[in-house]
RNA sequence: CUCCCGAAAAGGCAAAACCGCCGAAAGGCGGUGGCGCAAAGCCAUGGGUCUAAGGCUAAAAAGCUAUGACUGCCAGGCUGCCGAA
Numbered sequence: 001c002u003c004c005c006g007a008a009a010a011g012g013c014a015a016a017a018c019c020g021c022c023g024a025a026a027g028g029c030g031g032u033g034g035c036g037c038a039a040a041g042c043c044a045u046g047g048g049u050c051u052a053a054g055g056c057u058a059a060a061a062a063g064c065u066a067u068g069a070c071u072g073c074c075a076g077g078c079u080g081c082c083g084a085a
Base pairs, nucleotide, nucleotide: 005083006082012037013036017032018031019030020029021028022027035072041078042077043076045075046074047073048070049069050068054065055064056063057062
C1' cells in the first nucleotide's frame, strides 16, 4: 500500500407509524420520527416479490397479463469514508 475484515471516532443514510402531495394501485416525494445499516451509495442486469390502469378471456364472479413498481429480498456490475484486532 492492497484485499478480506469490522473495534473506535467523525460524519452519513433512515424502518414502522403519523401528516401533506402525486398515482388506478403497488408505490413515490416532502415533513415529523429513529427500527436498523459499512455500501441502507448507484444500476431493474438475473432470480424473486407487489400491483393490474389498459388489454385478453368469461354469462357473471373472476382469472391471466407490465409497458407500472420494490435494490432496507438474494445474486451480479460500477463507485466509495475510517483503520483497531
This is a predicted structure of an 85-nucleotide RNA (c-di-GMP-I riboswitch aptamer) from a Clostridia bacterium. Its mean pLDDT, the model's own confidence on a scale to 100, is 88.